[in-house]
Molecule: transfer RNA
Organism: Candidatus Heimdallarchaeota archaeon
RNA sequence: GGGCUCGUGGUCUAGCCCGGCCAUGACGCUUCCUUGACGUGGAGGAGAUCCCCGGUUCGAAUCCGGGCGAGCCCA
Numbered sequence: 001g002g003g004c005u006c007g008u009g010g011u012c013u014a015g016c017c018c019g020g021c022c023a024u025g026a027c028g029c030u031u032c033c034u035u036g037a038c039g040u041g042g043a044g045g046a047g048a049u050c051c052c053c054g055g056u057u058c059g060a061a062u063c064c065g066g067g068c069g070a071g072c073c074c075a
Base pairs, nucleotide, nucleotide: 001074002073003072004071005070006069007068010027011026012025020058029045030044031043032042033041051067052066053065054064055063
């Protein structure tokens, strides 16, 4: 330098192909209940402008272009 795959709460992740409720679940965090206490268990809550910029569209996490970053392969 070229090709392919990927980037979504603190962590991992579904959704993306085929655009449209309030973006899914688990772990973690947190409030309350339960316990003598801790843990377990139960009922709630907070937390992501979906890597950035632009475009298409009534409407974009999703489609298109350009960047940035990561991994793999080729040279």